[in-house]
Context: one part of a larger RNA
Molecule: small-subunit ribosomal RNA, 5' domain
Organism: uncultured prokaryote
RNA sequence: GAUUGAACGCUGGCGGUAGGCUUAACACAUGCAAGUCGAGCGAGAAAGGCCUUCGGGCUGAGUACAGCGGCGGACGGGUGAGUAACGCGUAGGAAUCUACCUGGUAGUGGGGGACAACAUGUGGAAACGCAUGCUAAUACCGCAUACGCCCUAUGGGGGAAAGCGGGGGACCUUCGGGCCUCGCGCUAUCAGAGAUGAGCCUGCGUUAGAUUAGCUAGUUGGUGGGGUAAAGGCCCACCAAGGCGACGAUCUAUAGCUGGUCUGAGAGGAUGAUCAGCCACACUGGGACUGAGACACGGCCCAGACUCCUACGGGAGGCAGCAGUGGGGAAUAUUGGACAAUGGGGGCAACCCUGAUCCAGCCAUGCCGCGUGUGUGAAGAAGGCCUUCGGGUUGUAAAGCACUUUCAGCGAGGAGGAAAGGUUGUAGCUUAAUACGCUGCAGCUGUGACGUUACUCGCAGAAGAAGGACCGGCUAACUCCGUGCCAGCAGCCGCGGUAAUACGGAGGGUCCGAGCGUUAAUC
Numbered sequence: 001g002a003u004u005g006a007a008c009g010c011u012g013g014c015g016g017u018a019g020g021c022u023u024a025a026c027a028c029a030u031g032c033a034a035g036u037c038g039a040g041c042g043a044g045a046a047a048g049g050c051c052u053u054c055g056g057g058c059u060g061a062g063u064a065c066a067g068c069g070g071c072g073g074a075c076g077g078g079u080g081a082g083u084a085a086c087g088c089g090u091a092g093g094a095a096u097c098u099a100c101c102u103g104g105u106a107g108u109g110g111g112g113g114a115c116a117a118c119a120u121g122u123g124g125a126a127a128c129g130c131a132u133g134c135u136a137a138u139a140c141c142g143c144a145u146a147c148g149c150c151c152u153a154u155g156g157g158g159g160a161a162a163g164c165g166g167g168g169g170a171c172c173u174u175c176g177g178g179c180c181u182c183g184c185g186c187u188a189u190c191a192g193a194g195a196u197g198a199g200c201c202u203g204c205g206u207u208a209g210a211u212u213a214g215c216u217a218g219u220u221g222g223u224g225g226g227g228u229a230a231a232g233g234c235c236c237a238c239c240a241a242g243g244c245g246a247c248g249a250u251c252u253a254u255a256g257c258u259g260g261u262c263u264g265a266g267a268g269g270a271u272g273a274u275c276a277g278c279c280a281c282a283c284u285g286g287g288a289c290u291g292a293g294a295c296a297c298g299g300c301c302c303a304g305a306c307u308c309c310u311a312c313g314g315g316a317g318g319c320a321g322c323a324g325u326g327g328g329g330a331a332u333a334u335u336g337g338a339c340a341a342u343g344g345g346g347g348c349a350a351c352c353c354u355g356a357u358c359c360a361g362c363c364a365u366g367c368c369g370c371g372u373g374u375g376u377g378a379a380g381a382a383g384g385c386c387u388u389c390g391g392g393u394u395g396u397a398a399a400g401c402a403c404u405u406u407c408a409g410c411g412a413g414g415a416g417g418a419a420a421g422g423u424u425g426u427a428g429c430u431u432a433a434u435a436c437g438c439u440g441c442a443g444c445u446g447u448g449a450c451g452u453u454a455c456u457c458g459c460a461g462a463a464g465a466a467g468g469a470c471c472g473g474c475u476a477a478c479u480c481c482g483u484g485c486c487a488g489c490a491g492c493c494g495c496g497g498u499a500a501u502a503c504g505g506a507g508g509g510u511c512c513g514a515g516c517g518u519u520a521a522u523c
Base pairs, nucleotide, nucleotide: 001523002522003521004520006519007518008517009516010515013370014369015368016367017366018365019363020362021328026326027325028324030323031322032321035071036070037069040068041067048059049058050057051056078281079280080279087206088205089204090203091202092201093200096198097197101194102193103190104189105188106187107186108185109143111141112140118133119132120131121130122129123128149158150157151156163184164183165182166181167180168179171178172177207253208252209251214244215243216242219241220240221239222238223237224236225235226234256278257277258276259275260271261270262269263268283304284303285302286301287300306317307316308315309314334360336359337358338357342356343354344353345352346351373403374402375401376400383394384393385392386391407464409459410458411457412456413455417450421445422444423443424442425441426440427439428438429437467512468511469510470509471508472493473492474491478507479506480505481504482503488495489494
């Protein structure tokens, strides 16, 4: 000099933009953060309203709540404790899987028995159950069929499915529908489909310590098996005795890694906040289940510590999600708004959910921009300070005169972020069909948290808006008074013991400026 996720002191007008627990991976009150689908399925209220013969009926409504079932809760969001490791970075590899999506091929026939919900009974303080009975399905299980597929190894053997919704001219009908068609699904498969995502292996690189020198028995390799989606001591039986190490094994300490960031002419040094990629973790330790995918932050089981409830028998919980609280600390924000946009989950869709996200609030924490007036004005006013007492300086500074009105204030107008969606018409595709559905175009309609938006115009008046540090040398800027090795200053050199440009005050000056200094840290 540059820089910072900074803090502290003094001061503080506006806007834009970014950032905001670096400490206790300490403990957490409260609310919210993952649901959705009635076009898979069965069941099904109430309040309110209307009518009433006062019994009830209609509506609310096949709505709400709940259940079975499907998909999603493995994404998104947080944190950096652990990890010196194929964890990360980079370059390669072969023995793998991949829901939803895309493409190809072939199908979607016919049956069965349950379990919730519900009803009845019953246990418990509660959490939560238990027994009996009834029932549906895109839930579950056989049968049939098998182009691809799997096993076997040429003989053969094995294996699947589910329906739902819209529309409809003939024909049939038990009046439910069949049948036709369209859409959404379902099943099998692609040896070596695609895309996306993931698992595995290897070369090289990746902090310090030798006051850590030897380490290792599933250890190193082989054979055979088991296991996995998959190679492999990953695991097991047997056999061999290997494997690593001064090119630093092992041990100890420290640490998430990278793109990057800061600095520097560069080489390098330091660092890993925000943003992005990867990894690891989710009260601590262990385990598996489900599933395409987890050994799963807001799932399950066991153990432990802690907190809470209890009728003492037993139960409940996990903010390193967003806010917020206590604590720690020099120190770090609101228990806000909205799904309008972008994106995600579910759904045919309308739509629902979304503390992701978009916004707003707080903070000079950083960066950037703007303002706090402009011109004129010498009697060089008054006052202050200095003085050689003549004057000098503050100083065109003020006052005065003439103007302007950015920003803030008040009032009015007012984009863009909006495309979608709905509806009508029309053309094309599909079809038996001018129907349904899809696509394109056109008309109408129509959705904004921010928001009193940005921006524009009008109104009034210089009106509401300047401080901080320094002035001995380094280093830009000097005099007076007070003090008298005292009080004090200080980054280094050093100042102060009676004329202190170095302490304290004043006047003046210098440098920055909504900031200025100090401290800490890095180059």